[in-house]
Context: one part of a larger RNA
RNA sequence: UGACGGGGGCCCGCACAAGCGGUGGAGCAUGUGGUUUAAUUCGAUGCAACGCGAAGAACCUUACCUACUUUUGACAUCCUUGUUUAUAGUUAAUAGAGAUAUUAAUUUCUCUAUAUUUUAUUAUAUAGGGAGGCAAGUGACAGGUGCUGCAUGGCUGUCGUCAGCUCGUGUCGUGAGAUGUUGGGUUAAGUCCCGUAACGAGCGCAACCCUUGUUCUUAUUUGCCAGCAUGUUAUGAUGGGAACUUUAAGAAUACUGCCAGUGAUAAACUGGAGGAAGGAGGGGACGACGUCAAGUCAUUAUGGCCCUUAUGAGUAGGGCUACACACGUGCUACAAUGGUCGGUACAGAGGGUCGCAAACUUGUAAAAGCUAGCUAAUCUCAGAAAGCCGAUCUUAGUUCGGAUUGAAGUCUGCAACUCGACUUUAUGAAGCCGGAAUCGCUAGUAAUCGUGAAUCAGAAUGUCGCGGUGAAUACGUUCUCGGGCCUUGUACA
Numbered sequence: 001u002g003a004c005g006g007g008g009g010c011c012c013g014c015a016c017a018a019g020c021g022g023u024g025g026a027g028c029a030u031g032u033g034g035u036u037u038a039a040u041u042c043g044a045u046g047c048a049a050c051g052c053g054a055a056g057a058a059c060c061u062u063a064c065c066u067a068c069u070u071u072u073g074a075c076a077u078c079c080u081u082g083u084u085u086a087u088a089g090u091u092a093a094u095a096g097a098g099a100u101a102u103u104a105a106u107u108u109c110u111c112u113a114u115a116u117u118u119u120a121u122u123a124u125a126u127a128g129g130g131a132g133g134c135a136a137g138u139g140a141c142a143g144g145u146g147c148u149g150c151a152u153g154g155c156u157g158u159c160g161u162c163a164g165c166u167c168g169u170g171u172c173g174u175g176a177g178a179u180g181u182u183g184g185g186u187u188a189a190g191u192c193c194c195g196u197a198a199c200g201a202g203c204g205c206a207a208c209c210c211u212u213g214u215u216c217u218u219a220u221u222u223g224c225c226a227g228c229a230u231g232u233u234a235u236g237a238u239g240g241g242a243a244c245u246u247u248a249a250g251a252a253u254a255c256u257g258c259c260a261g262u263g264a265u266a267a268a269c270u271g272g273a274g275g276a277a278g279g280a281g282g283g284g285a286c287g288a289c290g291u292c293a294a295g296u297c298a299u300u301a302u303g304g305c306c307c308u309u310a311u312g313a314g315u316a317g318g319g320c321u322a323c324a325c326a327c328g329u330g331c332u333a334c335a336a337u338g339g340u341c342g343g344u345a346c347a348g349a350g351g352g353u354c355g356c357a358a359a360c361u362u363g364u365a366a367a368a369g370c371u372a373g374c375u376a377a378u379c380u381c382a383g384a385a386a387g388c389c390g391a392u393c394u395u396a397g398u399u400c401g402g403a404u405u406g407a408a409g410u411c412u413g414c415a416a417c418u419c420g421a422c423u424u425u426a427u428g429a430a431g432c433c434g435g436a437a438u439c440g441c442u443a444g445u446a447a448u449c450g451u452g453a454a455u456c457a458g459a460a461u462g463u464c465g466c467g468g469u470g471a472a473u474a475c476g477u478u479c480u481c482g483g484g485c486c487u488u489g490u491a492c493a
Stems, first nucleotide, its partner, number of pairs: 001493002003490003007487007015477002019441005026332008034323002042053002064318007073141001077140002079137006088107008109130008143307002146305003152301001154296003157292001159290001164203006170179003183194003209284004214252006224241002228239003255278001258272005334434001338393007350381003355374002360369003400431001405426007447469007
């Protein structure tokens, strides 16, 4: 100087407390461990692995296993030889699980010279050269999702959006170092003020960026419709309008600016006015010096090591989907604040031409048929659902709950057996609110309700967005956990 303490002081955080809802019990989904297996490919492992890499394993993907093939190679550059009316490409047939092998048909670059031909430098033939393709050979090499993340780059997690981490000059100390950065206040903040052997500065904080909330200006279509007309059973449908809403470009607005009190006359704090918004208005992006030899050689790059008739490459089938069990993360429930049936209302944000598909018809339905419109503020996906109105069920393993299984189908796709989603009908497990323990959340939040997208042929209870309805509680900092500053002890570095 640090680190540590079941030392002390001050302060903060959904850290506790106060509340609301869960997990842990059930069934299923999904990931992991374990076990099994020919293989169940590999990685991630306290917080910070476990709906993680994977924004989507039937084939492919795919790296794994089995079998069958291949060896200058599936991919790249170079060398030698051959061929360029064939050993190449395309099509077909045969053999095979296929990769592949065999056979047949058919197709085929350019330049120069000469000859013939033509309206034409058009075509043909011969000779020579060149490019490209293919085959064979040889060796340089290719190739490796093989090893090492403890050789590395790059990227990322974490402490932590915590308020810290340092430097120059000066001063003090023999020196390691100290000071500044400590102290008194204050703040979300090393934020600001005052003091001060320190005076300044840098990386962080804040601000600048995006979004949302209010107003104004401009613009007026595909969006809008107040007033004036037309028309309809009805609809901005039409003339028209530019007010309103919206859209999208620009501007304004918030600064403790104003008032009162507290404070040291400071910084600031408390209350108030005005205001759409008040003291950082809400949300996002943004992550200091560093820590964990943290994670990744399987995104990619890369040193070293290893394989080179195989640890490379191709194909078919299988596996990654196994199942006594254990754990994590979720979904659905156990019901009446509910289930079922009928009627009825209101979103936002997105996607669409290899696409989204209306209306109509068929089917109980999943869907199918047919066919408008739309490269989209125009058409379409698209019905929002909880809600509201009415009917019914009456506390029961039930008209709760939907697992499991039988049968029949639909769709995608060469192909749904291993191993897809969905529909109809039948079946109707467990489960009556969950032990010890444990998690999230402070406001448009929790809870609850639906909705869209990426990936994607098909395949979400996952992920990332979007809006609807919309709470309770916070006395407080004694305790638990994590963190910051000062100080103290230490046989630790």

Small-subunit ribosomal RNA, 3' major domain from Turritopsis rubra, 493 nucleotides, folded computationally. Lineage of the source: Eukaryota > Metazoa > Hydroidolina > Anthoathecata > Turritopsis. The coordinates come from a structure-prediction model, not an experiment, and the mean pLDDT is 81.